[in-house]
Context: one part of a larger RNA
């Protein structure tokens, strides 16, 4: 900017990229075959390794915004209970999230045309001969079939919805003018994350659960302070599976998505 109006959704798939691996056992079968020693092809199933893709229920990591212990020192006038700092101070655990050592999938079967090969019929050339005419069979390779991207596929496909005023003249279904209007829809702007360098893509903008605060829970950690009991004390019990609680799941419109502003035409050569 094009795909002869404008948009929104969902699509076919011309063509194009990936996959495309190797091996062990076990059964057929101790069977053919071989004198024995040894040992099959064809098939049948079970499994491994390496890639590779997706994923966090589960393992184990990571988690410097979550929890607990503890040294050494400032500080909060003391004590009690805290904050700072010293590699997150140093241990010890851990939710979201990532991510692998974990978990699950992947190569495959079918088909079609063929190479080398192997055959039918078969003359040239009374015979032979797979080729000359004609006809079959066969490979991890080719095409197709698996996965993924795809209409700028300029031959620009395809379906479904959506939108597109009003005067006024005339030959009044049609045509021409004039005049404000600004649909459908899409954007800036804003709140954000499944997504992200930016953009893009996706959830939302009060008709509203998008984010954040709140309440609930999950889940971590592991029995808070206070205050009573015991004990000279250092601790220990009890209140108490308490306190705290970060990303996670539901709920709530309290906060902040406000107002608003552009673009996009009038039935389409």
């Nucleotide at each position: 900017c094009g795909u002869a109006g404008g948009a929104a959704a969902c699509u076919u798939g011309a063509g194009g990229a990936g996959a495309g691996c190797a091996c062990u056992u076990u059964c057929u079968a101790g069977u053919a075959c071989g004198a024995g020693a040894g040992g099959g092809c064809c098939g049948a199933a079970a499994g491994u390794g390496u890639a590779g893709a997706a994923c966090c229920g589960c393992u184990c990591g990571u988690g410097u915004a979550c929890c607990u212990g503890u040294u050494a020192u400032u500080c909060c006038g003391c004590c009690a209970g805290g904050a700072g700092u010293a590699g997150c101070g140093c241990a010890g655990g851990g939710u979201a999230u990532c991510g692998a050592u974990g978990u699950u999938c992947u190569g495959a079967a079918c088909g079609g045309a063929u190479a080398a090969g192997c055959g039918c019929u078969g003359a040239a050339a009374g015979c032979a001969u797979c080729u000359a005419a004609g006809c079959g069979c066969c490979a991890a390779g080719c095409c197709a079939a698996c996965u993924c991207c795809a209409a700028g596929a300029u031959a620009a496909g395809g379906u479904u919805u959506c939108c597109c005023a009003a005067c006024c003249g005339g030959u009044u279904u049609u045509c021409g003018g004039u005049u404000u209007a600004g649909a459908a829809g899409a954007c800036u702007c804003c709140u954000c994350g499944u997504a992200g360098a930016c953009c893009a893509c996706g959830a939302g903008g009060u008709u509203g659960a998008u984010a954040g605060g709140c309440g609930g829970g999950a889940g971590g950690u592991g029995u808070a302070a206070g205050c009573u009991c015991c004990g000279u004390a250092a601790g220990g019990g009890g209140u108490u599976c308490a306190g705290c609680u970060u990303a996670c799941c539901c709920g709530u419109a309290c906060u902040a998505a406000u107002a608003a502003g552009u673009c996009g035409u009038u039935c389409g050569g």

Predicted 3D model of a 269-nucleotide part of an RNA (large-subunit ribosomal RNA, domain VI) from a Candidatus Omnitrophota bacterium. The organism belongs to Candidatus Omnitrophota, within Bacteria. It was read from a public genome assembly. Its Rfam family is "Bacterial large subunit ribosomal RNA".